[in-house]
Context: one part of a larger RNA
RNA sequence: UGACGGGGGCCCGCACAAGCAGCGGAGCGUGUGGUUUAAUUCGAUGCAACACGAAGAACCUUACCAGGGCUUGACAUGCUGGAAGUAGGAACCCGAAAGGGGGACGACCUGUUAAGUCAGGAACCUGCACAGGUGCUGCAUGGCUGUCGUCAGCUCGUGCCGUGAGGUGUCGGGUUAAGUCCCAUAACGAGCGCAACCCUUGUUGCUAGUUAUUUUCUCUAGCGAGACUGCCCCGCAAAACGGGGAGGAAGGUGGGGAUGACGUCAAGUCAGCAUGGCCCUUAUGCCCUGGGCUACACACACGCUACAAUGGGUGGUACAGUGGGUGGCAAUGGGGUGACCCGGAGCUAAUCCUCUAAAACCAUCCUCAGUACAGAUUGCAGGCUGAAAUUCACCUGCAUGAAGGCGGAGUUGCUAGUAACCGUGUAUCAGCAUGGCACGGUGAAUACGUUCUCGGGCCUUGUACA
Numbered sequence: 001u002g003a004c005g006g007g008g009g010c011c012c013g014c015a016c017a018a019g020c021a022g023c024g025g026a027g028c029g030u031g032u033g034g035u036u037u038a039a040u041u042c043g044a045u046g047c048a049a050c051a052c053g054a055a056g057a058a059c060c061u062u063a064c065c066a067g068g069g070c071u072u073g074a075c076a077u078g079c080u081g082g083a084a085g086u087a088g089g090a091a092c093c094c095g096a097a098a099g100g101g102g103g104a105c106g107a108c109c110u111g112u113u114a115a116g117u118c119a120g121g122a123a124c125c126u127g128c129a130c131a132g133g134u135g136c137u138g139c140a141u142g143g144c145u146g147u148c149g150u151c152a153g154c155u156c157g158u159g160c161c162g163u164g165a166g167g168u169g170u171c172g173g174g175u176u177a178a179g180u181c182c183c184a185u186a187a188c189g190a191g192c193g194c195a196a197c198c199c200u201u202g203u204u205g206c207u208a209g210u211u212a213u214u215u216u217c218u219c220u221a222g223c224g225a226g227a228c229u230g231c232c233c234c235g236c237a238a239a240a241c242g243g244g245g246a247g248g249a250a251g252g253u254g255g256g257g258a259u260g261a262c263g264u265c266a267a268g269u270c271a272g273c274a275u276g277g278c279c280c281u282u283a284u285g286c287c288c289u290g291g292g293c294u295a296c297a298c299a300c301a302c303g304c305u306a307c308a309a310u311g312g313g314u315g316g317u318a319c320a321g322u323g324g325g326u327g328g329c330a331a332u333g334g335g336g337u338g339a340c341c342c343g344g345a346g347c348u349a350a351u352c353c354u355c356u357a358a359a360a361c362c363a364u365c366c367u368c369a370g371u372a373c374a375g376a377u378u379g380c381a382g383g384c385u386g387a388a389a390u391u392c393a394c395c396u397g398c399a400u401g402a403a404g405g406c407g408g409a410g411u412u413g414c415u416a417g418u419a420a421c422c423g424u425g426u427a428u429c430a431g432c433a434u435g436g437c438a439c440g441g442u443g444a445a446u447a448c449g450u451u452c453u454c455g456g457g458c459c460u461u462g463u464a465c466a
Stems, first nucleotide, its partner, number of pairs: 001466002003463003007460007015450002019414005026305008034296002042053002064291007073130001077129003081125002088105001092101003108121004132280002135278003141274002143269003146265001148263001153192006159168003172183003198257004203225007228251001231245005307407001311366006323354003328347002333342003373404001378399006420442007
């Protein structure tokens, strides 16, 4: 100087407390451990791994396994030599395919010639340099990322103090979300952080407006205005600031986002990419068929659906927003109980389509039961995508009707348009969403307080630790 303390003081955070909804018990979905396996590819492992890389494993993907094949190679560049019906390549044969054989037909560019006639290039073959490697090392690295933490800190120049390490500034008194600001001061200034500048949302004016229906309004998008403790009162130290009030759509950072200081964890990633070194080179490279990544005594993590009457069934009726669409979205109409099918208007989209939102509300049945709750599982019959749905997709109808009566110790999220509940869209995508990201609808309870738990900041104290 730090770090640490079951030392002290001050302060903060959904950290506790006060509340609401959960998880932990059940069934199922997904991830992981373990086990199994020819293989169940690899990575991630306290917080900060475990619906994580993966924004989508039937083939492909795919890196794994078995088997079949190729060896200048699926791909790049250069050099040597070669062949002239060359490159390519249909029948046909072997084969699961890849690949191997076969060879009808038969090119391209430049110059040249009567002429595929000649020379060269491209392409092909041979050989050599080399290619290739998701092989190893994230403890050799770049880049990127997580975390402490959007915590308020981390430093520098000059000066001063100290033999020096170093200190001071950055401490103290107030104050703040903040090393924010004020006062004081051997310090005076400055930098990276904080804040502001950026985006969005809430109010309003002007301008413009297609496709929106419309001179207005709403809407769209561009430029402005508006909020600054500006005004009043009180407190404090005269300051910073705090408390209250007026006006205002909005009040003291208005709400939300983007933005992550010096550094820490030899944190993560050689499998996104790049890259040093090492290793493989008829194989650790490359192609293909099939299988596997989907296994299943079990254990954990994250979710979905429930256990019902604030509910379930049936009928009726109302109200969104974000997005997406031409190998696409698809209306009106017709068929089917339905998934879906036939058909195709319109739309390269404020025009057309997706698009009837659902919970809510009204009426009615059920009356506390393993039920008219719950829907797992299984059988049969169908639909859709795709060469292909057996391993191994999704959806529909009929039948079947399991566990489950609110969950031990423990544990998670959330302070307002939030939690909770309800549906909708979209990326990936042929198909496949209970996951991710976004969107709107309905819409709470509680916070006395900082003793305690966890994490953090500042000052101080002890130390046999560095």